Predicted 3D model of a 71-nucleotide RNA (transfer RNA) from a Thermoplasmatota archaeon.
It matches the Rfam family "tRNA".

[in-house]
RNA sequence: GCGCCCGUGAUGAAGCGGUAUCAUGGAAGCCUUCCAAGCUUCUCGCCCGGGUUCGAAUCCCGGCGGGCGCA
Numbered sequence: 001g002c003g004c005c006c007g008u009g010a011u012g013a014a015g016c017g018g019u020a021u022c023a024u025g026g027a028a029g030c031c032u033u034c035c036a037a038g039c040u041u042c043u044c045g046c047c048c049g050g051g052u053u054c055g056a057a058u059c060c061c062g063g064c065g066g067g068c069g070c071a
Base pairs, nucleotide, nucleotide: 001070002069003068004067005066006065007064010024011023012022013021018054025043026042027041028040029039030038047063048062049061050060051059
């Protein structure tokens, strides 16, 4: 330099065009003599810019970052 794959809360994952979901974590409460466990509620997110579309996490282009391969 070229090609391919990936980028979603603090962490790990799902979501393939129509309200972003789950688990762990964090906060409050319930329960308990206390702790743990359990239950309820809440908090925190689509890497950046542009395009297509009525509508984009999703499709397209560019960039940035990471990984693999070739040179």